[in-house]
Context: one part of a larger RNA
RNA sequence: CCCGCAACAAGACGGAAAGACCCUAUGAAGCUUUACUAUAGCGUGCUAUUGAAAUAAGAACUUUGCUGCUUAGCAUAGGUGGGAGACUCUGAAGCGCCGCUCUGGCGGUUGCUGAGUCGAAAUGUGAAAUACCACCCUGUAAAAUUUUUGUUUCUAACCAGUACUUAACCUAUACUGGGACAGUGGCUCGUGGGUAGUUUAACUGGGGCGGUUGCCUCCUAAAUGGUAACGGAGGCGUUUAUUAAGGUAAGCUAAACGCGGAUGGAAAUCGCGUUGAUAGUGCAAACGCACAAGCUUGCUUGACUGCAAGGCCAGCGAGCCGCGCAGGUACGAAAGUAGAAGUUAGUGAUCCGAUGCGUUAGAGUGGAAUACGCAAAGCCCAACGGAUAAAAGUUACUCUAGGGAUAACAGGCUGAUCCUGUCCAAGAGUCCACAUCGACGACAGGGUUUGGCACCUCGAUGUCGGCUCAUCACGUCCUGGGGGUGGAGAAGCUCCCAAGGGUUAGGCUGUUCGCCUAUUAAAGUGGUACGCGAGCUGGGUUCAAAACGUCGUGAGACAGUUUGGUCCUUAUCUGUUGUGGG
Numbered sequence: 001c002c003c004g005c006a007a008c009a010a011g012a013c014g015g016a017a018a019g020a021c022c023c024u025a026u027g028a029a030g031c032u033u034u035a036c037u038a039u040a041g042c043g044u045g046c047u048a049u050u051g052a053a054a055u056a057a058g059a060a061c062u063u064u065g066c067u068g069c070u071u072a073g074c075a076u077a078g079g080u081g082g083g084a085g086a087c088u089c090u091g092a093a094g095c096g097c098c099g100c101u102c103u104g105g106c107g108g109u110u111g112c113u114g115a116g117u118c119g120a121a122a123u124g125u126g127a128a129a130u131a132c133c134a135c136c137c138u139g140u141a142a143a144a145u146u147u148u149u150g151u152u153u154c155u156a157a158c159c160a161g162u163a164c165u166u167a168a169c170c171u172a173u174a175c176u177g178g179g180a181c182a183g184u185g186g187c188u189c190g191u192g193g194g195u196a197g198u199u200u201a202a203c204u205g206g207g208g209c210g211g212u213u214g215c216c217u218c219c220u221a222a223a224u225g226g227u228a229a230c231g232g233a234g235g236c237g238u239u240u241a242u243u244a245a246g247g248u249a250a251g252c253u254a255a256a257c258g259c260g261g262a263u264g265g266a267a268a269u270c271g272c273g274u275u276g277a278u279a280g281u282g283c284a285a286a287c288g289c290a291c292a293a294g295c296u297u298g299c300u301u302g303a304c305u306g307c308a309a310g311g312c313c314a315g316c317g318a319g320c321c322g323c324g325c326a327g328g329u330a331c332g333a334a335a336g337u338a339g340a341a342g343u344u345a346g347u348g349a350u351c352c353g354a355u356g357c358g359u360u361a362g363a364g365u366g367g368a369a370u371a372c373g374c375a376a377a378g379c380c381c382a383a384c385g386g387a388u389a390a391a392a393g394u395u396a397c398u399c400u401a402g403g404g405a406u407a408a409c410a411g412g413c414u415g416a417u418c419c420u421g422u423c424c425a426a427g428a429g430u431c432c433a434c435a436u437c438g439a440c441g442a443c444a445g446g447g448u449u450u451g452g453c454a455c456c457u458c459g460a461u462g463u464c465g466g467c468u469c470a471u472c473a474c475g476u477c478c479u480g481g482g483g484g485u486g487g488a489g490a491a492g493c494u495c496c497c498a499a500g501g502g503u504u505a506g507g508c509u510g511u512u513c514g515c516c517u518a519u520u521a522a523a524g525u526g527g528u529a530c531g532c533g534a535g536c537u538g539g540g541u542u543c544a545a546a547a548c549g550u551c552g553u554g555a556g557a558c559a560g561u562u563u564g565g566u567c568c569u570u571a572u573c574u575g576u577u578g579u580g581g582g
Stems, first nucleotide, its partner, number of pairs: 001582008010574003014569002022403004027399002029395004035198005041191003045187005051154010062143005068137001078136005085118003094112002096109005158178006201213003210230001214236006237384001238282001239341002246300007255275006280289002283346001285344003304327004310321003316385001329338003352378001355375004360371002410457001411455001412453003416450001418446006427437002464539001465537003469531001470528005477502003480497006504518005545563004549558003
C1' cells in the first nucleotide's frame, strides 16, 4: 500500500413522511353567535273545504209616518213646482189622555161632546200658505230585505269513539260525543343557529395587537419635471347672497417701537418721529401680492346661455388653462373689464330608481305605457378606481396547495447591548493621580448574553435539562516561576509567564442557574449545531382527553396552573478501534 473479519455510531446538513409549528391562498371543512341571507318548525290573520237558525249592536237601501223655531210677522215659514178652493155625521172646534219640545207650541188618540175649521184677498216678508197635490233635503221612529261583527243553538259536511261483522284490518250499519270549530290546501305578517349557503379587506422589516387607507401644503428630493419608506411636520370633507368675502368704477395704505396727551390702565382714541411690509389675505402650509391680489365707498348680478383655436398634465379613466365667435347683460366718460372668489384642498366612476323640460320615437290608427335627448339631485360606496341591495367569529379535532418569497431552533452578517483590554487623569487613598480604586470622556479586541437583519435549510437541519463519552482555547480556580506593594512575619492585593496534571459529595427544583449542608489545594471561564437523542432518558416545553382561575354571549382562548400522554431505523460510504492475509 491492497484485501478481509469483528465492532462503535462522529459525519455523509444519513433513511423514512411534497413540515403538523409559522405565513400565504379573494383554498377547504367542523363548530359558534345579538354576522348576512334563506328555510323546516311554531304563532297571527284572510280564504277554500263550509251548512241552517235565533238574538244584540252597526251599516246600506226601500216603504210608511213624522221632523225643521235668528229678526219682522196673528205664528215653529226646510226647498221647488202646480193651485182657488180643501176637510167635515165614515164626526169640525173644544175637553181629557199619551209622545216630543226651543215651554211657545207640534203630532197621535178605542174616551166625552156634536157643526163647523183652514185658506185665497189685506198687513208684513228675499220667499205664502201643512188649504190641497207632487218631487226632493236635514234629523228621527217602525217594518221588510241584504250585509258585517259578537254571543248562543242546531245537524247534514268534517272529526273521534263504542257496538255489530272479521283471525285481524278496511268498508257498510247502528249508537254516542264533538261540530261548521278542529284538521288540511293556498296566501299574509311575525318568530325562527333547529337547518343550510356564505362572508368575515389590504398594507405590514413574519403574523397578530396598534396604526394607516381619498385629497391639499412643505421638507426628504440629489438647483427643470418626477421620485420611496409603519421617514419628519401640518391641514381638508368647507365658506361667502344684500352691509355679498362675486363684478365693475373710483379712492386709500399697513404693523411694530419710541415720545407726548383728561378720565385711560400693558392694549381703546389723538399728535409727532423712526424702521419699512415684519401687517393683511375667511381657513393649513408654500409661493405670491403696494399700479396692490390688502382696506373703503357707489352702482350692480358675467357666481351668464351656445361654442371653442391651441395647449399643460398624463398608462387609461380622469384633471387643468384658454385666444376667439354668436346671443343677451353689469360697471365705466372712454379705452376696456367681467363665463365667481390671490393660487394650490373642500371629493365619488358605472348601474339603479325618482324629478323637471323636450317641435324625439310611439308595434293597424289616435292616445297612453315605455324608450330616447337635455338638466340637476339621491352613496363617511371614507378599505374614498367604489366586487353584493344585503355579511361576524373560532379551530389544540382539523385538512389541502404552496413558501426558506416569511417567523420559532441552529448557523451566517452586524456588534446597539454584553465581556475584556488600552489611552487621558478629575478625584479617593492622612500627605501622594497611577500600592489599590478610578468619574467625565476616547480607542481597540472578542463573538459566550439580549437584540437587529431575514442570507442556506419549511419534497423536515429533532427542541430544554440530565446521563455517558469527551476534545479544544486561555481572558488561570488550584498546583509551578517572577515584578510591585499603603509587602515586618503570616495572610493578602495587583500585574507578568505558564494549559503538564487536577478541578468533590449531598438536600430542594424538570430545571440550566440559584439557595443550603459538609469537605477540598481548587471546587475555573468559555467554544465545540447553547458538543453529544441513526448513544440513552423524556421530568419540562409543544397535539389529541380532563379540570381550576381569568377572558369571551358563544364556539373557544391564556410565555397562567394541574393530571395523563407510542422517542422508528438490520450501517452502504467516510471516520475510529481490535485482529488477520497478501
This is a predicted structure of a 582-nucleotide part of an RNA (large-subunit ribosomal RNA, domain V) from a groundwater metagenome. Its mean pLDDT, the model's own confidence on a scale to 100, is 83. It matches the Rfam family "Bacterial large subunit ribosomal RNA". Gene Ontology terms of the family: structural constituent of ribosome and ribosome.